Model confidence (mean pLDDT): 77 of 100. A computed fold for a 321-nucleotide RNA from a Pseudomonadota bacterium, annotated as Bacterial RNase P class A. Of the family's consensus pairs, 95% are formed in the model. The gene name in the source record is rnpB. The RNAcentral record of the sequence draws on ENA. It matches the Rfam family "Bacterial RNase P class A". Rfam classes the family as a ribozyme.
[in-house]
């Protein structure tokens, strides 16, 4: 210098104005909303998306319901061997298989002893034993020939089956509190010997209900839930091949519920083009692009989508020494 592998990291940077949200601290009014529960209203500090926040595949915290304890049975899952792990269909390191020249990559890799299925051409015949040739009078035989991936011996469990493991069922719209209604339930009193109602009493009209008390549950709000936790970042530490353990310092790190995390202007990178100038290297101007996407109970994998960029480690092959 080509062309490959295989990691591991970034995901625009500053500035200025305007907004939107948590949280703390301060400071409110017999302040707004509202029947109440609750909830909002100023200032000032500060915090505010992601490597996939995304699919909702797999697996746990967490919460209800079921459940005495154990077997069996159906149903779904996994599936070389040891490990990791809070589990896991995840990761790891190893074994075989296959691709690959090579670094490396993929594997749906338990079992054809039980019992049932299955095989395209091609061939007399493909799971069933048998017998197309041959042989031989026939019976009877499979050594020999021909087909074919395979022919009395095997193949496919990615057929169905067996084995061995594991699994209750639903999910934060789980779940708990507090709670309206001229929604309705009960239960007690009074009521056609007129209750109540037409403003208060008389009259008069109407004509099935009134009161009180009780608990549920809907709208609504509230907390769950922004967490001291399988937490996050860091080590030139210690074990282990490794995934991972443990030890030491540091940190505290978004949270709504019409759903915030943003808008505009400038600058400077980057990436294309186009024009100038330069022998080149490059410089300078304009344009335009700048990905994939975006929290909603958290956490651990897996799959996928991504403009461009940076860093390691190997690996063929040419060359030069």
């Nucleotide at each position: 210098g080509a062309a490959g592998c295989c990691c591991g990291c970034c995901a625009g940077g500053c500035c200025g104005c305007c907004g939107c949200u948590g949280g703390u601290g301060c400071a409110a009014g017999u302040c707004u909303c509202g029947a109440a529960a609750g909830a909002g209203c100023g200032c000032a500090c500060u915090g505010g998306a992601g490597g996939a926040a995304c699919g909702u595949c797999c697996g746990g915290a967490c919460u209800g319901c079921a459940c005495a304890g154990g077997g069996u049975a159906a149903g779904c899952g996994c599936a070389g061997g040891a490990g990791c792990u809070a589990a896991c269909g995840g990761c790891u390191c190893u074994c075989c298989a296959c691709c690959g020249u090579g670094a490396g990559g993929u594997g749906a890799g338990g079992a054809u002893c039980a019992g049932a299925g299955c095989a395209a051409c091609a061939g007399a015949g493909a799971c069933g034993a048998g017998c197309c040739u041959a042989u031989u009078u026939a019976a009877g035989u499979u050594a020999g020939g021909g087909u074919g991936a395979a022919a009395c011996g095997g193949g496919c469990a990615a057929u169905c089956u067996c084995u061995g493991c594991g699994c209750g069922c639903a999910g934060c719209a789980a779940c708990a509190c507090c709670a309206a209604g001229u929604a309705g339930g009960c239960c007690a009193g009074c009521g056609a010997u007129g209750a109540g109602g037409c403003g208060a009493c008389c009259c008069g009209c109407u004509g099935a209900g009134c009161u009180g008390g009780c608990g549920g549950g809907u709208a609504g709000g509230u907390g769950g839930c922004a967490c001291c936790g399988a937490g996050c970042c860091g080590c030139a530490c210690g074990g282990g091949c490794g995934a991972c353990c443990g030890g030491c310092g540091g940190c505290c790190c978004a949270g709504a519920u019409u759903g915030a995390u943003g808008g505009c202007g400038g600058u400077c990178a980057c990436a294309u083009g186009c024009c100038g100038g330069g022998c080149a290297a490059c410089c300078g101007g304009c344009a335009u692009g700048c990905a994939c996407a975006g929290a909603a109970u958290c956490c651990g994998g897996c799959g996928u989508a991504u403009c461009g960029g940076c860093g390691g480690g190997c690996u063929u092959c040419a060359c030069a020494c």